[in-house]
């Protein structure tokens, strides 16, 4: 310094021929159930989709540049 990945909730990862509202389990709070606790069951909260342009009516998805990581070449 080049090439090729990864960045979505606290933590694990889903989600693309661009469009229904961004979601799962895990943990978190409340609640039920119990004599109590844990399990189980309900509800609930939590995300500007890693940043910044850019294309398009419409961007998490395409395009440019950056910044974190990972592998490989030098």
């Nucleotide at each position: 310094g080049g090439g090729c990945g990864u960045g979505u909730a606290g933590c694990u990862c889903a989600g693309u021929u661009g469009g229904u509202u961004a979601g799962a389990g895990c943990g978190c709070a409340c609640g039920a159930c119990u004599g109590a606790u844990a399990a189980u069951c309900g509800u609930g909260a939590g995300g500007u989709c890693g940043g910044c342009a850019g294309u398009u009516c419409g961007a998490a998805c395409c395009u440019g540049c950056c910044c974190a990581u990972g592998c490989c070449c030098a």